Model confidence (mean pLDDT): 83 of 100.
A computed fold for a 102-nucleotide RNA, annotated as SAM riboswitch aptamer (S box leader).
Of the family's consensus pairs, 97% are formed in the model.
Its Rfam family is "SAM riboswitch aptamer (S box leader)". Gene Ontology term of the family: regulation of gene expression.
[in-house]
């Protein structure tokens, strides 16, 4: 890095260092010196992998452990379809993260 599967309108942040830009692209729109991105610490969520345990044919509880995450629906929107005065709904693409596989 590239291919398959799965998932997506739930949840969960304080403290430092540091200083001007962050929300993947684009367009919106929003966050942001009442400190943003980034790191660290320690806490949290969650339940894909693991582990125990129960149940029993894939389910439920827990969370020691490998990922992930803690502003907004993956912030919204793009590419098609179906509807409509405004619009609104559905799949897909992209891209996130898990597992596995090259």
């Nucleotide at each position: 890095c590239u291919c398959u599967u799965a998932u997506g309108a739930a949840g969960a942040g304080a403290g430092g260092u540091u200083g001007a830009g962050g929300g993947a692209c684009u367009g919106g729109c929003c966050c942001u010196a009442u400190g943003a991105c980034a790191c660290c610490u320690c806490g949290g969520c969650a339940a894909c992998c693991u582990a125990u345990c129960a149940c029993a044919c894939u389910u439920g509880a827990u969370a020691c452990g490998g990922u992930g995450c803690c502003a907004a629906a993956u912030c919204c929107a793009g590419c098609g379809g179906a509807u409509u005065u405004a619009u609104u709904c559905c799949g897909a693409c992209a891209g996130a993260u898990a597992a596995g596989a090259g």